[in-house]
Molecule: transfer RNA
Organism: Thermoplasmatota archaeon
């Protein structure tokens, strides 16, 4: 330098023939307990890496770019 894959909540990840942003763990509150743990219920949390484009509408499509891993040179 060329190519492939990945970047989504605090963490691990799902979600895509374009229209609701989600799960588990963690965190907070309540129930339970002498207290705690476990369990149950509820809750908060995101500029979907960044910039631009297409579209009525983009996590999803297109271009550029940054970071990580792998392959080729």
């Nucleotide at each position: 330098g060329g190519g492939g894959c990945g970047g989504u909540a605090a963490c691990u990840c799902a979600g895509c023939u374009g229209g609701g942003a989600g799960a588990g763990u963690g965190c907070c509150a309540g129930a339970c307990u002498g207290a705690a743990g476990a369990u149950c219920u509820g809750g908060a949390u995101g500029u979907c890496g960044c910039c631009g484009g297409u579209u009525c509408g983009a996590u999803c499509c297109c271009g550029g770019u940054c970071c990580g891993c792998c392959c080729c040179a």